RNAcentral holds the sequence, with entries from ENA. A computed fold for a 73-nucleotide RNA from Streptomyces platensis, annotated as transfer RNA. Rfam family: tRNA. Rfam classes the family as a transfer RNA. Model confidence (mean pLDDT): 80 of 100.

[in-house]
RNA sequence: UGACACGUAGCUCAACAGGCAGAGCGCCGGGUUGUUACCCCGGAGGUUGCAGGUUCGACCCCUGCCGUGUCAG
Numbered sequence: 001u002g003a004c005a006c007g008u009a010g011c012u013c014a015a016c017a018g019g020c021a022g023a024g025c026g027c028c029g030g031g032u033u034g035u036u037a038c039c040c041c042g043g044a045g046g047u048u049g050c051a052g053g054u055u056c057g058a059c060c061c062c063u064g065c066c067g068u069g070u071c072a073g
Stems, first nucleotide, its partner, number of pairs: 001072007010025004019056001027043005049065005
């Protein structure tokens, strides 16, 4: 430098013939317990990497850029 893949919650990942952004773990509060843990109930937390475009509507399609990984030189 080029090709390909990936970027979504604090972490690991879902959500695809374009139609309300979710789960597990973690965090906060409560219940249970003599206390902690386990377990149970509830809750908070997201400009979907950035900027544009297409569309009634974009995590999803298109363009550029940034970052990470793999391969090639």